The RNA shown here (transfer RNA) has 73 nucleotides and comes from Gorgonomyces haynaldii. The RNAcentral record of the sequence draws on ENA. Rfam family: tRNA.
[in-house]
RNA sequence: GCCUUAAUAGCUCAGCUGGCAGAGCGCUUGCCUAGUAAGCAAGAGGUCCACGGUUCGAUUCCGUGUUGAGGCA
Numbered sequence: 001g002c003c004u005u006a007a008u009a010g011c012u013c014a015g016c017u018g019g020c021a022g023a024g025c026g027c028u029u030g031c032c033u034a035g036u037a038a039g040c041a042a043g044a045g046g047u048c049c050a051c052g053g054u055u056c057g058a059u060u061c062c063g064u065g066u067u068g069a070g071g072c073a
Base pairs, nucleotide, nucleotide: 001072002071003070004069005068006067007066010025011024012023013022019056027043028042029041030040031039049065050064051063052062053061
């Protein structure tokens, strides 16, 4: 330098045949217990990496950039 791939909740990741954004763990509250853990119930938490384009509508498609990972030279 070129190619591929990833970027979504505090962490690990789903979701992408375009139409309300989810799970597990963690966190908060309550129940349970003599108490703690475990268990059960409820809840909070996101400008979906940035900018631009396409579209009635973009986390999803296209382009550029940034960062990480892998490959070739």